[in-house]
Molecule: Lysine riboswitch aptamer
Organism: Alteribacillus persepolensis
RNA sequence: AGAUGAGGUAGAGGCGCAAAUGUCAAGAGUAUGUUUUCGGAGUUGACAACGAAGAUGAAAACAAAAAGGGGUAUUUGCCGAAGCUCGUGGGAAUGUCACUUCUCAUGAGCUGGGACUGCAUUGAAUAAAUGCAGGACUGUCACGAUGGAUUCGUCGUGGAGGGCUACUUUGUAU
Numbered sequence: 001a002g003a004u005g006a007g008g009u010a011g012a013g014g015c016g017c018a019a020a021u022g023u024c025a026a027g028a029g030u031a032u033g034u035u036u037u038c039g040g041a042g043u044u045g046a047c048a049a050c051g052a053a054g055a056u057g058a059a060a061a062c063a064a065a066a067a068g069g070g071g072u073a074u075u076u077g078c079c080g081a082a083g084c085u086c087g088u089g090g091g092a093a094u095g096u097c098a099c100u101u102c103u104c105a106u107g108a109g110c111u112g113g114g115a116c117u118g119c120a121u122u123g124a125a126u127a128a129a130u131g132c133a134g135g136a137c138u139g140u141c142a143c144g145a146u147g148g149a150u151u152c153g154u155c156g157u158g159g160a161g162g163g164c165u166a167c168u169u170u171g172u173a174u
Stems, first nucleotide, its partner, number of pairs: 001174001003172009014079001016078009032063007042050002045097003082111012112138002116134007140159008
C1' cells in the first nucleotide's frame, strides 16, 4: 500500500415506519332498554339459569350507545423502521366449558420501500387491513455498454436490508 474476516459509531431511501393525545365523519336512529299490542313454547354450541305471572319472534311509541377500523392536527420514538405466517407458554373477555377475539413473552421463516390493478379473507362499508399474483416507479450495490471521463451522468440486466455509504477498532496472510 492494497486483499480479506469480525466489531463499533453515525447516516441515506420518502405520500418512509410505528405509537400517543385531541378532534371529525361513519358505525346508527343500529344494538339495547321501557311501555302497549299480536302470537303461543322455547331461548343455548352444550350445561346451568330463565320462560303460560308469557320464551324465540313481529309491529308501534319514547329513549338511545359502544368497539375495532378511517380522515385530520400535534407530539414522540425510529430506518427490520415495521409488518406478516407458523409453533410454544401465560393472561383477559362470560354464570361454566368450548369456540372465537385481544394481549404479553418466545422460537423459526418471509418482505429494500411506497403506490396501482385483479382475486380471496376479515369488515356495516365501495373505507381500510392481510395474503397471492401482475406490470411499472423509486433507493442501493454489482456487471455490461456509452458520453471527452478514475471520480460523474445516461441506458440495460440482475441481486438483496445479515444489505449500502462514511469514519473508526481489531484479526489473518502477502